[in-house]
RNA sequence: AGAGUUUGAUCCUGGCUCAGAUUGAACGCUGGCGGUAGGCUUAACACAUGCAAGUCGAACGAGAAAGUUUCUUCGGAAACGAGUAAAGAGUGGCGCACGGGUGAGUAACGCGUAGAUAACCUGUCCAAGCGACUGGGAUAGCCCUUCGAAAGGGGGAUUAAUACCGGAUACGUUGAUUGUUUUUAAGGACAAUCAAGAAAGGUGGCCUCUAUUUAUAAGCGCCGUAUAGGGAUUAGUCUGCGUACCAUUAGCUAGUAGGUAAGGUAACGGCUUACCUAGGCGACGAUGGUUAGCGGGUCUGAGAGGAUGAUCCGUCACACUGGAACUGAAACACGGACCAGACUCCUACGGGAGGCAGCAGUGAGGAAUAUUGCGCAAUGGGGGAAACCCUGACGCAGCGACGCCGCGUGAGUGAAGAAGGCCUUCGGGUUGUAAAGCUCUGUCAGGUGGGAAGAAGUGGAAUAGUGUUAAUAGCGCUAUUUUUUGACGGUACCAUCAGAGGAAGCACCGGCUAAAUCCGUGACAGCAGCCGCGGUAAUACGGAUGGUGCGAGCGUUGUUCGAAAUUACUGGGCGUAAAGGGCGCGUAGGCGGCGCUAUAAGUCAGAAUUUGAAAGCCCACUUCUCAACCGUGGAAUUGCAUUUGAAACUGCUUGGCUUGAGUAUCAAAUAGGAAAGUGGAAUUCCCGGUGUAGAGGUGAAAUUCGUAGAUAUCGGGAGGAAUACCGGUGGCGAAGGCGACUUUCUGGCUGAAUACUGACGCUGAGGUGCGAAAGCGUGGGGAGCAAACAGGAUUAGAUACCCUGGUAGUCCACGCCGUAAACGAUGUCAACUAGGUGCAGGGGGUGUUGAUCCCCUCUGUGUCGCAGCUAACGCAUUAAGUUGACCGCCUGGGGAGUACGGUCGCAAGAUUAAAACUCAAAGGAAUUGACGGGGGCCCGCACAAGCGGUGGAGUAUGUGGUUUAAUUCGAUGCAACGCGAAGAACCUUACCUGGUCUUGACAUCCCGAAAAAAAUUCUAGAAAUAGGAAAGUGCUCUCUUUGAGAGAAUUUGGUGACAGGUGCUGCAUGGCUGUCGUCAGCUCGUGUCGUGAGAUGUUGGGUUAAGUCCCGCAACGAGCGCAACCCUCGCCAUUAGUUGCCAGCAUUAAGUUGGCACUCUAAUGGGACUGCCGCGGUGUCAAACCGGAGGAAGGUGGGGAUGACGUCAAGUCCUCAUGGCCUUUAUGGCUAGGGCUACACACGUACUACAAUGGCCGAUACAAAGGGCAGCCACAUGGCAACAUGGAGCGAAUCCCGUAAAAUCGGUCUCAGUCCGGAUUGGAGUCUGCAACUCGACUCCAUGAAGUUGGAAUCGCUAGUAAUCGUGGAUCAGCAUGCCACGGUGAAUACGUUCCCGGGCCUUGUACACACCGCCCGUCACACCACGGGAGUUGGUUGUACCAGAAGCAGUUGAGCUAACUUUUCGGAGAAGCAGGCUGCCAAGGUAUGAUUGGUAACUGGGGUGAAGUCGUAACAAGGUAACCA
Repeated sequence: AGAGUUUGAUCCUGGCUCAGAUUGAACGCUGGCGGUAGGCUUAACACAUGCAAGUCGAACGAGAAAGUUUCUUCGGAAACGAGUAAAGAGUGGCGCACGGGUGAGUAACGCGUAGAUAACCUGUCCAAGCGACUGGGAUAGCCCUUCGAAAGGGGGAUUAAUACCGGAUACGUUGAUUGUUUUUAAGGACAAUCAAGAAAGGUGGCCUCUAUUUAUAAGCGCCGUAUAGGGAUUAGUCUGCGUACCAUUAGCUAGUAGGUAAGGUAACGGCUUACCUAGGCGACGAUGGUUAGCGGGUCUGAGAGGAUGAUCCGUCACACUGGAACUGAAACACGGACCAGACUCCUACGGGAGGCAGCAGUGAGGAAUAUUGCGCAAUGGGGGAAACCCUGACGCAGCGACGCCGCGUGAGUGAAGAAGGCCUUCGGGUUGUAAAGCUCUGUCAGGUGGGAAGAAGUGGAAUAGUGUUAAUAGCGCUAUUUUUUGACGGUACCAUCAGAGGAAGCACCGGCUAAAUCCGUGACAGCAGCCGCGGUAAUACGGAUGGUGCGAGCGUUGUUCGAAAUUACUGGGCGUAAAGGGCGCGUAGGCGGCGCUAUAAGUCAGAAUUUGAAAGCCCACUUCUCAACCGUGGAAUUGCAUUUGAAACUGCUUGGCUUGAGUAUCAAAUAGGAAAGUGGAAUUCCCGGUGUAGAGGUGAAAUUCGUAGAUAUCGGGAGGAAUACCGGUGGCGAAGGCGACUUUCUGGCUGAAUACUGACGCUGAGGUGCGAAAGCGUGGGGAGCAAACAGGAUUAGAUACCCUGGUAGUCCACGCCGUAAACGAUGUCAACUAGGUGCAGGGGGUGUUGAUCCCCUCUGUGUCGCAGCUAACGCAUUAAGUUGACCGCCUGGGGAGUACGGUCGCAAGAUUAAAACUCAAAGGAAUUGACGGGGGCCCGCACAAGCGGUGGAGUAUGUGGUUUAAUUCGAUGCAACGCGAAGAACCUUACCUGGUCUUGACAUCCCGAAAAAAAUUCUAGAAAUAGGAAAGUGCUCUCUUUGAGAGAAUUUGGUGACAGGUGCUGCAUGGCUGUCGUCAGCUCGUGUCGUGAGAUGUUGGGUUAAGUCCCGCAACGAGCGCAACCCUCGCCAUUAGUUGCCAGCAUUAAGUUGGCACUCUAAUGGGACUGCCGCGGUGUCAAACCGGAGGAAGGUGGGGAUGACGUCAAGUCCUCAUGGCCUUUAUGGCUAGGGCUACACACGUACUACAAUGGCCGAUACAAAGGGCAGCCACAUGGCAACAUGGAGCGAAUCCCGUAAAAUCGGUCUCAGUCCGGAUUGGAGUCUGCAACUCGACUCCAUGAAGUUGGAAUCGCUAGUAAUCGUGGAUCAGCAUGCCACGGUGAAUACGUUCCCGGGCCUUGUACACACCGCCCGUCACACCACGGGAGUUGGUUGUACCAGAAGCAGUUGAGCUAACUUUUCGGAGAAGCAGGCUGCCAAGGUAUGAUUGGUAACUGGGGUGAAGUCGUAACAAGGUAACCA
């Protein structure tokens, strides 16, 4: 730092997704050790049990026992012990407001930060000051008694205090009054007067003084205590600023805002009350709702920011829920009290008890979070004089990989590159120095032994000093020595022993993203973060091997930030991608021209100061062996506040200026607006005339009108609406919009020249006005047009398009509506930045008598274009350029401009405006194609012009279908169908039925045995096959050559590797082929243009059969195609003459001898190139075209071969080859028979015909090209014939097939189912062949079907062509109407390119790219999902009104009760209080009525999603009626 994903590709916009870091985590798999930190995020849910706050006997009363002694009635008593110990309770003091927990509430002065307190309090603590005088009455405990189950009380008697109370005194105290003073005020400071206000003692220390006399006290010391200021510390209160979301929450507020007075508080204050005033808050967001503790910090980020608020620190709030208070320095109090409520527990049913959000722990909830541990040794806290006691704070341990950090699981060597695994091209590769083996080491864990620091103190003891004292005693104080205290823990650490021994997993491997192979599976199972994998060769699923990454962890899931400049302050946009308000006026607000003066709010500067807690982050150092952790120091804390200075800029202030803005004068243009009036043309209607049968309308028709007189035409009249020509990217207006003429009223703009005002300006949230068409209300009007509606057509349908009618409406007046693709899809204002050219309205200049012309300038409106901008298209002084000011708006597509709520409206509806859910895109511009019922140009037997066919008949043949045991398989629009098949009776043959073989019919290897290989023959059988018989050997080599051995080939038996497969996949393939198409196209290099895909070249003007050639041109060249080169036919020449030829000369039975001129044969050449002294014309002096000449041939001379890049997953696995799969006593092999030849039918292709241009009979001519030895067969004979029997020639320019036929001549038939036609059938034969039954061809005799020129439709052909006639060949034993060739005879027509089909080029539109056989819309039907409405129903929260009124507090009363004080005549009275009553405030609760927000609901509404449902075809091309907005 980026990457993937929209497209055929591209650029852009834009969302989605990923890689990073993070975590109080959880889950899955796995798990050796240690250090260190952290561990209920959920139910502020409920809690069993134990512990978490006590302490002080040096404040007080009370108060043992053992033991000893004495006495004794022998039971016991008394004294000392001892006012001692210990325990429990009590009075009293201090503490319990700290520490610890939690985050429910709280959107607030709660928190943070900076200030204020002259508006305040402060126990304990510190320093210094000043005191503590004098009196009094109670009370708990204890004892007696009583009620109760208990908890807990009641009564009586007695008693103490540092408990309580009275009096005195007191200061810089407090209050009141007065005065002075400070910085304005004030409760600050100071002064005066009056009034008021304190206390408590203890001592287990000492004996200096004093008093008693050897120890005590009234003395000293210590502790405690009162008071007033001060300090320190803490708390309270107030203020500026900051502190979440919703405006679909816009108005809120009566103690409310302020004042006066009083009360209250530690203290200010409506804090409370009375009275007065009527204010206060709010768009800079009040009020209401939702959510939330806040900060230091934490996570992330380059930063700015964003998210977060566990642990630690600060702070606030809370303590079962709600309320209210007491005590106290401090609480409205977690482990206090009271009341109410809910819940739990005890109960004798009468009543009581409780509060883990302290530490452990339990249940519940949950994905999920630990031990009912040890200790006060350390640190800290409470009490105490202290010892000491208490302390779940804390220190430790336990549990869990929850995080971070560290260590280990060994090291070296080791190639036979072991075995095994996996892969393989079978060679090998890889696992892999990995292992084994050898040599070492010893961390951790384990065993044994040793063994810290953390401990400072306090107390005791001893000694010394010192004080006291007569004292060396004792005691106090000080110093030294010694002793005492460790939960962790026998822990850290150290030494030693043994021994590689006990210690590695997890995820991933298609791209992003590091890392690939095999097997299995077969759209199944599954994967997936996004794109997407899987339908038989999956690097994507599952397994394996290998690899990659991290490592005691690894993955997954969740969270947050980042990437995301994807909310843009840093740092985005709005013509077409989402986005400019329909347009003005204008309020608040924001912004604002040029000088001067002053100020210092903003700003800036140097700073300077306080603060910004600590911890954390960062840097340095130190230390645990390192690290994490910890410690020390520094930096930083970007902020706020205070202070000083500067004065440019902004603000405020003073006084000016004229250029912005405006006013006045003159002139001009104008469909600007409103009202009134007037005109002509046209349509329609009415009246009348003329006139007669149609008119009207359409693609064509019909509905319709018309003989009751239409249409047409003439005259007259009525009425409404609109204003031809002028008329123009001309004018005016803010926009909507405005069009005959005249008048009246009225707005704005422009120009020129001067004068005046002096910033008066720009924008503009809300607000307000205007605002097309349609629509609504009321009343008019209504000619034409015309939604709805009706009819006629069209159509499969036609609720449309077309036609005939026709009502609202369109028009007017008044009032609503408030929207449009209200568009320049471009907000308003201002400034600046090349030009050219047109139009409209003014002004000026030169010149002129004047006008025209020309030039300059202002304003408006177009067009082209530079720089610049833009994703591109494009914009470009009328900006989308460069800037400034202000407003509006956008943030993926759909859901949706919808729902709900609000506002407006008579309604229609408008405006404001979400969410759930769903998709990975939606979109803009441009590119290349393809396509269009878009356009232009051009070509083709494409049409047209012609000739002949097919489609009708019969037959042949192929196909479909049907049938069958099988009718083998393939080919299926053109481009399958006389196709594979150039030839199915057996064979072929792949199919069916039956029989039969299993290393096989065929190939290679191994072993054994023999035998030549072979040929002949017999039996069974349908054959395959099985079983015999006879016969009898070969070839090569070696040796001992009679003979033996070896080898090759062949046959046979066996074993297994394997053979075999016309089995599947042509959508795994090669090769070959078809087709577009013999169409003229298809590309490349370099250059140039474009961000790019791409373009250019290849387009344009001509021309051609042609991308053929020429010209032009940012292109210049080149390649594959075209053409040419090749073959053949046509002319000529040369060469050569056998089997060919014979003109002339001879000659023969015969081209026989001779000859090679000619024909012919077959080889080589010539010839034609738009070449023509520059042939004529056209054309750009071109290419080329037209014509002509010459020529055998003329414009590629005719024909053939030749088929560019590519398209169709076109055809072929059954020609061949081949991957994979399947089969292996069968899907292989052999064999007989059958089938491929079936037959209600349909189609294709042919043949023969329907006749007279003909049939039949007879006669007579003229070819080419082929073939021939298992052959062609002359000739002869026989047969009516097919053919047969003999048999010559010829492996062929020699012989044979072999008579060519149509034609021509003559005859006959005379228009008919015929002397046409020949199917079908019967009979008799011939030939081939092992064999013609299924199932061959041919011959003869007989038979003689359909058919009389063929519907819709459709095919071929442009010249030696069509048509017609015959001939040959391949295949082949035999079989052709098919196929491939050959020649004979031999036409017609083409005006032309409008149309049909196909193709080429250019251009245009596109929502198509699988490319129109495309894409795609809506209803309906089905399934699922979320949402809205909904009679209602059920909860939460909350307002208002009223009732109610516990506890408490305040007030009042207090006839009942009362120790302290006063007084008293001693009876009492007073003062001060208590109980009780009443009143006020007030929680729960209740009633009524609202608001708001959830759940749920019969039914209902639309929406979304869903491989192959229904109906149509709305959109995209002119989408077949251009589309779209209201």
A computed fold for a 1526-nucleotide RNA from an uncultured prokaryote, annotated as small-subunit ribosomal RNA.
It matches the Rfam family "Bacterial small subunit ribosomal RNA".